The RNA shown here (transfer RNA) has 76 nucleotides and comes from an Anaerolineales bacterium.
[in-house]
RNA sequence: GCCCCCAUCGUCUAGAGGCCCAGGACGCAACCCUUUCAAGGUUAAGACCGGAGUUCGAAUCUCCGUGGGGGCACCA
Numbered sequence: 001g002c003c004c005c006c007a008u009c010g011u012c013u014a015g016a017g018g019c020c021c022a023g024g025a026c027g028c029a030a031c032c033c034u035u036u037c038a039a040g041g042u043u044a045a046g047a048c049c050g051g052a053g054u055u056c057g058a059a060u061c062u063c064c065g066u067g068g069g070g071g072c073a074c075c076a
Stems, first nucleotide, its partner, number of pairs: 001072007010026004018056001029043004049065005
């Protein structure tokens, strides 16, 4: 330098154009339960990497960029 893959709550993830103003588990917070702790129950907060495009409609498709991973080439 070229090519391929990935990026979503604090962490791990669901998502294949409308059922998503995005769901689940763990964690965190409050309350309940308990003599106390753990366990358990209820509830709440919490994320689509940035930009542009296509579309009536984009987490999802396309392009550019950023970051991460892999392969190939070059290395006189």

It matches the Rfam family "tRNA". Rfam describes the family as follows. Transfer RNA (tRNA) molecules are approximately 80 nucleotides in length. Rfam links the family to the GO term triplet codon-amino acid adaptor activity. By type it is a transfer RNA. Lineage of the source: Bacteria > Bacillati > Chloroflexota > Anaerolineae > Anaerolineales.